This is a predicted structure of a 349-nucleotide part of an RNA (small-subunit ribosomal RNA, central domain) from an uncultured bacterium.

[in-house]
Context: one part of a larger RNA
RNA sequence: CUGAGUGUAAAUGGAGCUCACGCGGGAAGACAAGUUGGAAGUGAAAUCUAUGGGCUCAACCCAUAAACUGCUUUCAAAACUGUUUAUCUUGAGUAUUGCAAAUGUAGGCGGAAUUCCCGGUGUACCGGCGGAAUGCGUGGAUAUCGGGAGGAACACCAGUGGCGAAGGCGGUCUACUGGGCACCAACUGACGCUGAGGAUCGAAAGUGUGGGUAGCACACAGGAUUAGAUACGCUGGUAGUCCACACCGUAGACGAUGAUUACUAGGUGUUGGAGGAUUGACCCCUUCAGUGCCGCAGUUAACACAAUAAGUAAUCCACGUGGGGAGUACGACCGCAUGGUUGAAACUC
Numbered sequence: 001c002u003g004a005g006u007g008u009a010a011a012u013g014g015a016g017c018u019c020a021c022g023c024g025g026g027a028a029g030a031c032a033a034g035u036u037g038g039a040a041g042u043g044a045a046a047u048c049u050a051u052g053g054g055c056u057c058a059a060c061c062c063a064u065a066a067a068c069u070g071c072u073u074u075c076a077a078a079a080c081u082g083u084u085u086a087u088c089u090u091g092a093g094u095a096u097u098g099c100a101a102a103u104g105u106a107g108g109c110g111g112a113a114u115u116c117c118c119g120g121u122g123u124a125c126c127g128g129c130g131g132a133a134u135g136c137g138u139g140g141a142u143a144u145c146g147g148g149a150g151g152a153a154c155a156c157c158a159g160u161g162g163c164g165a166a167g168g169c170g171g172u173c174u175a176c177u178g179g180g181c182a183c184c185a186a187c188u189g190a191c192g193c194u195g196a197g198g199a200u201c202g203a204a205a206g207u208g209u210g211g212g213u214a215g216c217a218c219a220c221a222g223g224a225u226u227a228g229a230u231a232c233g234c235u236g237g238u239a240g241u242c243c244a245c246a247c248c249g250u251a252g253a254c255g256a257u258g259a260u261u262a263c264u265a266g267g268u269g270u271u272g273g274a275g276g277a278u279u280g281a282c283c284c285c286u287u288c289a290g291u292g293c294c295g296c297a298g299u300u301a302a303c304a305c306a307a308u309a310a311g312u313a314a315u316c317c318a319c320g321u322g323g324g325g326a327g328u329a330c331g332a333c334c335g336c337a338u339g340g341u342u343g344a345a346a347c348u349c
Stems, first nucleotide, its partner, number of pairs: 003321001005319002007303002014201002017198002022193002025088002028085004033081002035077008049065006091191001092188003097182003104176006110154001115149007126135001162169002206247006215241002220236003258316006266294011298305002322349003331342004
């Protein structure tokens, strides 16, 4: 490199957007670049191959033929690819009318609870554990009632429910805002798919500056346990967790399953629509878009997957090619730093 692969054996990029590249719907005309056929020229000789011959054979040599799969010119064909002309509507998009939603950003408001402060009642413990102790409390704790402060999170509803490209999103109200679905079939008329590179988004932890700090709590301290106990369990407790702005760019970023399109038995739930039936509602039937479970064919090493495919096909991207060494070294790029991205070899089994 090819081949055969990428749910779990090595292997889908964390995610969307996008330039280039690659691929691309229906019917018609033109051209003839690719394509196909014919002809001509050329394709040195030697070599190779076939046949025949010569050295006693062979290697070797000689002759003839074939071949040289190519290139150039020219004549034609027009199915396919391509280019172009005018066109079509089913792909894609737009408009109308509805619908659902924890989509995002900013601002306001709310109640429960913890902690702290003040005051009342009240007296000796409280707290904690397997058992204890450290700790707290006569300077009046714990408990209980009333008042206040402040921060963070939003019980029930809540659901293999919803929304978002992914990360993710949950009290409530307002403003702004992105996307989706259905119906209809008015408009544009292939405007599409994918996407190396690029720029953007990207949990938690972490970083910088400035705030904030109720609870929780890396580090740390103490008291236990223990042979020891730099742990598990206990009492405290600082970064952090929260906010603003700026970085970081990684995760078991998982469905361990790239994106898009078409096709391929059924059954049963659920969410959002639309239609039918019904006097109307419920129920029922059909259908579109999601989201679950079960299950044929088919696939699979098996497990399992099975219209939300891991089935049958097509296009494009990414990735793997024995284990370790190693996601290391070196170099480069990025970062304030921690570090990230790219990424070997010797050696060894």
The RNAcentral record of the full RNA draws on Greengenes.